[in-house]
RNA sequence: GCGGGCAUAGUUGAAUGGUCCAACAUCAGCUUUCCAAGCUGAGAACGGGGGUUCGAUUCCCCCUGCCCGCUCUA
Numbered sequence: 001g002c003g004g005g006c007a008u009a010g011u012u013g014a015a016u017g018g019u020c021c022a023a024c025a026u027c028a029g030c031u032u033u034c035c036a037a038g039c040u041g042a043g044a045a046c047g048g049g050g051g052u053u054c055g056a057u058u059c060c061c062c063c064u065g066c067c068c069g070c071u072c073u074a
Stems, first nucleotide, its partner, number of pairs: 001070007010024004018054001026042005047063005
C1' cells in the first nucleotide's frame, strides 16, 4: 500500500429501520451490632462526518482507531 472484519454504559457482551437489553462495577435504600452476602431501586452508552429515508445505532460513502490476511496457478 491492497483486501476483509470490528467500533454500543466504567468493563464484558446482546439486539434492532420506529423509546438500545443485560451481567459485573458505581451510587442509594432495606436487611445485619458492623462488614460481607442477599433483596429493591437509580444513574450511565450506539467512534467522528456526510448521504438515503417520514424516521438511521441499524443501510451506503468517507475519516479515525483496533484486529486478521496479502501462498500458488490462471
Molecule: transfer RNA
Organism: Candidatus Woesebacteria bacterium RIFCSPHIGHO2_02_FULL_39_13